[in-house]
Context: one part of a larger RNA
RNA sequence: CUGGGUGUAAAGGGAGCGUAGGCGGCACGCCAAGCCAGAUGUGAAAGCCCGAGGCUUAACCUCGCGGAUUGCAUUUGGAACAGGCGAGCUAGAGUACAGGAGAGGAAAGCGGAAUUCCUAGUGUAGCGGUGAAAUGCGUAGAUAUUAGGAAGAACACCAGUGGCGAAGGCGGCUUUCUGGACUGAAACUGACGCUGAGGCUCGAAAGCGUGGGGAGCGAACAGGAUUAGAUACCCUGGUAGUCCACGCCGUAAACGAUGAGUGCUAGGUGUCGGGGAGGAAUCCUCGGUGCCGCAGCUAACGCAAUAAGCACUCCACCUGGGGAGUACGACCGCAAGGUUGAAACUC
Numbered sequence: 001c002u003g004g005g006u007g008u009a010a011a012g013g014g015a016g017c018g019u020a021g022g023c024g025g026c027a028c029g030c031c032a033a034g035c036c037a038g039a040u041g042u043g044a045a046a047g048c049c050c051g052a053g054g055c056u057u058a059a060c061c062u063c064g065c066g067g068a069u070u071g072c073a074u075u076u077g078g079a080a081c082a083g084g085c086g087a088g089c090u091a092g093a094g095u096a097c098a099g100g101a102g103a104g105g106a107a108a109g110c111g112g113a114a115u116u117c118c119u120a121g122u123g124u125a126g127c128g129g130u131g132a133a134a135u136g137c138g139u140a141g142a143u144a145u146u147a148g149g150a151a152g153a154a155c156a157c158c159a160g161u162g163g164c165g166a167a168g169g170c171g172g173c174u175u176u177c178u179g180g181a182c183u184g185a186a187a188c189u190g191a192c193g194c195u196g197a198g199g200c201u202c203g204a205a206a207g208c209g210u211g212g213g214g215a216g217c218g219a220a221c222a223g224g225a226u227u228a229g230a231u232a233c234c235c236u237g238g239u240a241g242u243c244c245a246c247g248c249c250g251u252a253a254a255c256g257a258u259g260a261g262u263g264c265u266a267g268g269u270g271u272c273g274g275g276g277a278g279g280a281a282u283c284c285u286c287g288g289u290g291c292c293g294c295a296g297c298u299a300a301c302g303c304a305a306u307a308a309g310c311a312c313u314c315c316a317c318c319u320g321g322g323g324a325g326u327a328c329g330a331c332c333g334c335a336a337g338g339u340u341g342a343a344a345c346u347c
Base pairs, nucleotide, nucleotide: 003319004318005317006316007301008300012315014202015201016200017199021195022194023193025089026088028086029085030084031083034081035078036077037076038075039074040073041072042071048067049066050064051063052062053061054060092192093189094188095187097184098183099182104178105177106176107175108174109173110172111155115151116150117149118148119147120146121145122144126137127136163170164169207248208247209246210245211244212243216242217241221237222236223235224234259314260313261312262311263310264309267292268291269290270289271288272287273286274285275284276283277282296303297302320347321346322345329340330339331338332337
């Protein structure tokens, strides 16, 4: 390389958009580079295969207008397939129309509970914390309780293997702007499609830069305990951070550890959003989301119309363990570091 693979053994890119490329619906006509058939030339000899012969045999050697040399060129024809061109179609895809659903995104405003702090009142010796304690707070009046005020962050119940989003993710209420999906009907376009190396964009948390903010929580840190020790688990404090704006970072058990698309292959049951029939019970149907289960698949576990089944198209990735996601180089980054990614050696 080929082959075989990628839920858990090594292996699906974190996700989307999309360039090149690869692949591509139904039917008609033409072309003939691919494709098929015929002919001619060439494909040196040796070697190889077949047949025959020579050394006692074999290896070896010799002979044959023998075969093969799967190729190339020229030429004649064919038109199913694939391709090109032309002219069509509507089942794929899309547009317009009519609807209902949704924590989809962005901005602004508003609300109540809780927490902490401040002020004032009542009130007095404790509070707090734990396995038990202590550090800590408190007679300069704490904890508790009442009233008022301030601040920041998060939104109880509703809440649901409920919903939305490509993924990350999204949850109080209102308004404005805005993306997508679904259903119905079938008016329009007429293959406009699928995938997607590079590329571009998005991308939890932590972290970084500048400026704000800072209630609670809380790496680091300090103290108290525990312990043989305790640089921990527990407790009392507490800085960065957590929050906002703008700009970086670009990672993750970024998981369904399962790439995307299309078609096909028993059923049963729940739920979410539509549509149809019916007086209702209920039934049918489309799109999501769960459970169970047949065939089939699987090393087993399990998967099973939301496939890990049966097929096709395109991309990504794997090829024994360690060394190592390291070194070196390159690119990116303010840095932290990220991406790409070996070898010696060793088992």